RNA sequence: GCCGACUUAGCUCAGUGGUAGAGCAAUGCUUUUGUAAAGCAUGGGUCGUCGGUUCAAGUCCGACAGUCGGCU
Repeated sequence: GCCGACUUAGCUCAGUGGUAGAGCAAUGCUUUUGUAAAGCAUGGGUCGUCGGUUCAAGUCCGACAGUCGGCU
């Protein structure tokens, strides 16, 4: 230099154009002599950035940034 994949909650990841979710973690409550475990509940998101398409974009298109990999 060229090519490809990825970027969504604190972490790991779903979400094939129409209300953003799960598991773990955090917080509170129940249970226990106490802790752990278990059960219930709650909070937590400018969906990497900027544009474009669309009635409507996490999703489609472009540019940029970052991470990882391949080729030279």